[in-house]
């Protein structure tokens, strides 16, 4: 450098009732509307509560193996594993520039935007370990969505293998 494969999880249970349907009664400017009562259905979106966590790095996690040393309870090396909220990347969205086109679209580069953590413990050292309490989650649709449906049988950080 090329090829192949892989490459995202999640509302249990309860409450409310915007609307919709049916029945009955009433009103009006009556082939339609309005209004009242009763019954049924009705939100993964609202409320209580439940549940989920892409990729690489860092790392004092946990496990396994090897070597050295030899009474010291050490030293060194290798493999697997280890953060949603620490660093970066990707998805989504926006802008600029270029290319291809059967004019429907397709595609590349650069830039922007891009959520969320504290306290206690141990310790030389932890926003990563242990304990506790918090917090966050693109766009379009719809009764207001991290979890439903859709763009998406898409794209993708990257991972594994082969040449």
């Nucleotide at each position: 450098g090329c090829c192949u494969u892989c490459g995202g999880g999640g509302c249990a249970g309860g409450g409310u009732g915007a609307g919709c349907c049916g029945g009955c009664a009433g009103g009006c400017g009556u082939u339609g509307c309005c209004c009242g009562c009763c019954g049924g259905c009705a939100a993964u979106u609202c409320c209580c509560g439940a549940c989920c966590g892409g990729u690489g790095g860092u790392g004092a996690u946990g496990g396994g193996g090897g070597c050295c040393a030899a009474a010291g309870g050490g030293g060194c090396c290798c493999c697997c594993u280890c953060a949603g909220c620490c660093c970066a990347c990707g998805a989504c969205c926006c802008g600029c520039c270029a290319g291809c086109u059967c004019c429907g679209g397709c595609c590349g580069g650069c830039g922007g935007u891009g959520g969320a953590c504290c306290c206690g413990g141990u310790g030389g050292g932890a926003u990563u370990c242990c304990g506790g309490g918090g917090c966050c989650g693109a766009c379009g649709g719809u009764a207001c969505a991290g979890u439903c449906c859709g763009g998406a049988u898409g794209g993708g950080a990257g991972a594994a293998g082969g040449c």
This is a predicted structure of a 163-nucleotide RNA (FMN riboswitch aptamer (RFN element)) from a soil metagenome. RNAcentral holds the sequence, with entries from MGnify.